[in-house]
RNA sequence: GCCUCAUCACGAGCGGGGGAGGGAACGGCCCUGUGAACCCGCGGCAACCCCCGGAGCGCCGGGUAGGUGCCAAGUCCGACCAGGCAACUGGGCAGAUGAGAC
Numbered sequence: 001g002c003c004u005c006a007u008c009a010c011g012a013g014c015g016g017g018g019g020a021g022g023g024a025a026c027g028g029c030c031c032u033g034u035g036a037a038c039c040c041g042c043g044g045c046a047a048c049c050c051c052c053g054g055a056g057c058g059c060c061g062g063g064u065a066g067g068u069g070c071c072a073a074g075u076c077c078g079a080c081c082a083g084g085c086a087a088c089u090g091g092g093c094a095g096a097u098g099a100g101a102c
């Protein structure tokens, strides 16, 4: 990089450095000098891998030392399709994260 599978309701921030951007992309709408990105330290959330126990086992219960991930807004919302007068609902595309194959 590409492919497969699973999940995306919930949850969890302070300090130091830095100094204008950030929320993937497009349109919105937001966040941000009461300090953006990014870096460091510490803290936290969660439970994919992992560990323990059970069960005819694609499951259930428990754990958090280790490998990741995450800590504004539903994946911030929409964008395509279906239903609907509408509000809205369901699905898809895309994306993110993990595990695995190449």
Stems, first nucleotide, its partner, number of pairs: 001102001003100006013042005021031003026078003043071003048067002050063005075094001080091004
Molecule: SAM riboswitch aptamer (S box leader)
Organism: Chloroflexota bacterium